Annotation
The RNA shown here (transfer RNA) has 73 nucleotides and comes from Candidatus Riesia pthiripubis. It matches the Rfam family "tRNA". It is annotated as a transfer RNA. The RNAcentral record of the sequence draws on ENA and Rfam. NCBI's taxonomy places the organism under Bacteria, Pseudomonadati, Pseudomonadota, Gammaproteobacteria, Candidatus Riesia. Its mean pLDDT, the model's own confidence on a scale to 100, is 82.
RNA sequence: GGGGCUAUAGCUUAGACGGUAGAGCAUCUGUUUUGCAAUCAGAAGGUCAGCGGUUCGAUUCCGCUUAGCUCCA
Numbered sequence: 001g002g003g004g005c006u007a008u009a010g011c012u013u014a015g016a017c018g019g020u021a022g023a024g025c026a027u028c029u030g031u032u033u034u035g036c037a038a039u040c041a042g043a044a045g046g047u048c049a050g051c052g053g054u055u056c057g058a059u060u061c062c063g064c065u066u067a068g069c070u071c072c073a
Stems, first nucleotide, its partner, number of pairs: 001072007010025004019056001027043004049065005
């Protein structure tokens, strides 16, 4: 320098065919206990890496950029 893959909550990740993004763990509150842990119920937490394009509508499709992994030279 060229090709491929990945980027979603604090962490690990799902998201089929474009239609207002879910789960587990962690955190907080309550329940329970003499107390802690565990259980159970609930809550909070997301610019879907960034910029632009297509579209009535984009996490999803297209282009570029950034970062990581990988292959070739």